A computed fold for a 73-nucleotide RNA from a Verrucomicrobiaceae bacterium, annotated as transfer RNA. It matches the Rfam family "tRNA". Its family is annotated with triplet codon-amino acid adaptor activity in the Gene Ontology.
RNA sequence: GCCAACUUAGCUCAGUUGGUAGAGCAGCUGAUUUGUAAUCAGCCGGUCGUCGGUUCGAGUCCGACAGUUGGCU
Numbered sequence: 001g002c003c004a005a006c007u008u009a010g011c012u013c014a015g016u017u018g019g020u021a022g023a024g025c026a027g028c029u030g031a032u033u034u035g036u037a038a039u040c041a042g043c044c045g046g047u048c049g050u051c052g053g054u055u056c057g058a059g060u061c062c063g064a065c066a067g068u069u070g071g072c073u
Stems, first nucleotide, its partner, number of pairs: 001072007010025004019056001027043005049065005
């Protein structure tokens, strides 16, 4: 220098055909226990990498840029 994949909650990841974004773990509160752990119930947590475009409507489609990973030279 060229090519490809990926970027969504603190972490690991879903999100199907464009129609109001979810799970597990972690965290907090409560119950249970002599206490801790475990278990159960509830709660909190998001500018969907950034900027534009298309559309009535974009996490999803298109472009540019940034970052991460891998490959080629």